[in-house]
The RNA shown here (THF (Tetrahydrofolate) riboswitch aptamer) has 92 nucleotides and comes from Dethiosulfatibacter aminovorans DSM 17477. The model forms 94% of the base pairs in the Rfam consensus. Its mean pLDDT, the model's own confidence on a scale to 100, is 80. The same sequence occurs in records of 2 taxa. The source organism's lineage runs through Bacteria, Bacillati, Tissierellia, Dethiosulfatibacter and Dethiosulfatibacter aminovorans. The sequence is in RNAcentral, with records from Rfam and Ribocentre.
RNA sequence: AACAGAGUAGGUAAAAUGCGUCAAGUGUCAAAGGAUGGGAGGUUGCCUUUGAACGAAGGGAAGACCCGCGUUGUUUUAUCGCUUCCGCUGUU
Repeated sequence: AACAGAGUAGGUAAAAUGCGUCAAGUGUCAAAGGAUGGGAGGUUGCCUUUGAACGAAGGGAAGACCCGCGUUGUUUUAUCGCUUCCGCUGUU
């Protein structure tokens, strides 16, 4: 120097384990803030807070519980996974 590759936030699926079903959560809109490959800048996406509108699937059992439901939380595994420049790894 050339070529190849790895790695973020996070997405999806499965499993495990919870929560709710007495409606929290999730989703939508607006505003503010934040973290985002090892470094710098940045987009998409993500997270938090506040406000607004909307809004649900219960059933069985004497009972412990059981079967469901929720665009439900967390964890694990698999898979997918940034852009520009530099850096990192491998080969020549």